[in-house]
RNA sequence: GCCGAGAUAGCUCAGUUGGUAGAGCAACGCAUUCGUAAUGCGUGGGUCGUCGGUUCGAAUCCGAUUCUCGGCUCCA
Numbered sequence: 001g002c003c004g005a006g007a008u009a010g011c012u013c014a015g016u017u018g019g020u021a022g023a024g025c026a027a028c029g030c031a032u033u034c035g036u037a038a039u040g041c042g043u044g045g046g047u048c049g050u051c052g053g054u055u056c057g058a059a060u061c062c063g064a065u066u067c068u069c070g071g072c073u074c075c076a
Base pairs, nucleotide, nucleotide: 001072002071003070004069005068006067007066010025011024012023013022019056027043028042029041030040031039049065050064051063052062053061
């Protein structure tokens, strides 16, 4: 340099024709217990990497760009 995959909540990840952003774990509160763990119920938490475009409407489509991972190639 080229090709492919990926970036969404604190962590790991879903998100099937574009139409209100979700799960598990973690955190916090309550219940339960003599107390803790476990369990049950509930609550909070996200500029969907960044910029621009298309559209009534974009995490989703298009372009550019940053970063991560894998493969290939060139030079020394």
Notes: Transfer RNA from an uncultured Verrucomicrobiota bacterium, 76 nucleotides, folded computationally. It matches the Rfam family "tRNA". Rfam classes the family as a transfer RNA. The sequence was found in a public genome assembly. Its mean pLDDT, the model's own confidence on a scale to 100, is 80.